[in-house]
Molecule: Bacterial RNase P class A
Organism: Mariniflexile maritimum
């Protein structure tokens, strides 16, 4: 000095003016101040759960997922560490990693034949008989192995919907109208009907009497709340190889609701490129006894003056991952290779 491997970390700043939107406080109830106001993926909607609701649960059985082994975790199909296989000179990657004797497939060509199938060319053997062995095709050629992101089998595992969930508050109308089934028994209450419900089936539990299921048709379309203190961050230290946990200390960092977080003006960072200057270095040429000096070309560095750009993208209940896009900056380990000491 190049080249790669692993993991973090920012991704535009400052100032002015004027605009939006949440808090809290003073207050003339709309102005005042003050303190906030997109992401590392807010994107995909692929797991996993909180959290609401379906009155309240259930077995089986089909369906979906996972799949070495141990830990973590609120859970996961995540995420760490070891094992195995593999790809690499290495660091280090990358795996849908349970079972082929439970039982059904598959396998081109070539080959005599691809399964309890087959006999092609030698050689041995037999009473005979591919009854033994080699060669040769082929990835596989004697009670054949290969495959299970083949079907299948095993172990675990899973109840649905989703903030447009849901829950109150006003206001208005038609608790009318058709159709179909049911309108029983007992008595202060419990049962049954018809039609639902857990639930894809099937048992099986359960709501159910001016009742249920369709039809047309009429009123409404406001407002609140759910909505942001969390399985939060940060930063010390203990434990642990690690993921992670457990304990002091500090901190509150968006809640909009057709959707608030924004435009103007000037400085400046930063990338890319242009010109000019200066310095060093390696070539060539020429002068020159040596030292060195002088043109040119080409690299690197600083400097000044311009020019182009500043990258993927935009919260809508909320976390915990996975998976995709992303112009650039910078740290840190660890590998390989060249050179100097």
């Nucleotide at each position: 000095c190049a080249a790669g491997u692993a993991a973090a970390u920012c991704g535009c700043c400052u100032u002015a003016u004027c605009g939006c939107u949440c808090a809290a406080a003073u207050u003339u109830u709309a102005a005042u101040u003050u303190g906030g106001g997109a992401g590392g993926a807010a994107a995909g909607u692929c797991c996993g759960a909180a959290c609401a609701c379906c009155g309240u649960a259930g077995u089986g059985c089909a369906a979906u997922a996972u799949a070495g082994u141990g830990g973590u975790u609120a859970a996961c199909g995540g995420c760490c560490a070891c094992c195995a296989g593999u790809c690499g000179u290495g660091a280090g990657g990358c795996u849908a990693g349970g079972a082929c004797a439970a039982g059904u497939g598959c396998a081109a060509c070539a080959g005599a034949a691809a399964g309890u199938a087959u006999g092609u060319a030698c050689a041995g053997g037999u009473a005979a008989u591919g009854c033994u062995g080699u060669a040769g095709u082929g990835a596989a050629a004697c009670c054949a192995g290969g495959u299970a992101a083949a079907c299948u089998c095993u172990a675990u595992a899973u109840g649905g919907u989703g903030c447009a969930a849901u829950g109150c508050u006003a206001u208005g109308u038609a608790a009318a109208c058709c159709a179909g089934c049911g309108c029983c028994c007992a008595u202060u209450u419990g049962g049954u009907a018809a039609a639902g419900g857990c639930u894809g089936c099937a048992c099986g539990c359960u709501u159910g009497a001016u009742g249920c299921u369709g039809g047309a048709g009429g009123g409404u379309a406001a407002g609140c709340a759910g909505c942001u203190a969390a399985a939060g961050u940060g930063u010390a230290u203990u434990g642990g190889u690690a993921a992670c946990a457990g304990u002091g200390c500090a901190c509150u960092c968006a809640g909009a609701u057709a959707a608030a977080u924004g435009a103007u003006a000037a400085g400046g960072g930063c990338u890319u490129u242009u010109u000019g200057u200066u310095u060093u270095u390696u070539a060539u040429g020429g002068a020159u006894u040596u030292u060195u000096u002088u043109a040119u070309a080409a690299a690197a560095a600083a400097u000044a003056a311009g020019a182009c750009g500043u990258a993927c993208a935009g919260a809508a209940u909320u976390c915990g991952g996975c998976u995709u896009a992303u112009a650039g900056a910078u740290u840190u380990g660890c590998u390989u290779g060249a050179c100097c000491a």